[in-house]
RNA sequence: UCCCGAUAAAGCCAAACCUUCCGUAAGGUAGGGGCAGAAAGCUAACGGGUCUCAAACAGUAAGACAGCCGGGCUGCCGAA
Numbered sequence: 001u002c003c004c005g006a007u008a009a010a011g012c013c014a015a016a017c018c019u020u021c022c023g024u025a026a027g028g029u030a031g032g033g034g035c036a037g038a039a040a041g042c043u044a045a046c047g048g049g050u051c052u053c054a055a056a057c058a059g060u061a062a063g064a065c066a067g068c069c070g071g072g073c074u075g076c077c078g079a080a
Stems, first nucleotide, its partner, number of pairs: 004078002012037001017032003021028002035067001041073003046070003049065004
């Protein structure tokens, strides 16, 4: 260094739910909250998947999710 991941230390992050604002919606912003996480950092123009799509049908186009899975890039700590 890599693999690996402690009942270690310092920090990070923040599910459900409540409030606020944005959006047709999925969902997102901010505050509270804390179920979790060792990549729960980034990438949706890497692949798959799920979801949304305005009065109705449909889901081409478009959009959302990285805390669904795999890949890529980057990264804190250091016991066995």

A computed fold for an 80-nucleotide RNA from a Nitrospirota bacterium, annotated as c-di-GMP-I riboswitch aptamer. The sequence was found by an Rfam model in a public genome assembly. Its mean pLDDT, the model's own confidence on a scale to 100, is 86. Of the family's consensus pairs, 94% are formed in the model.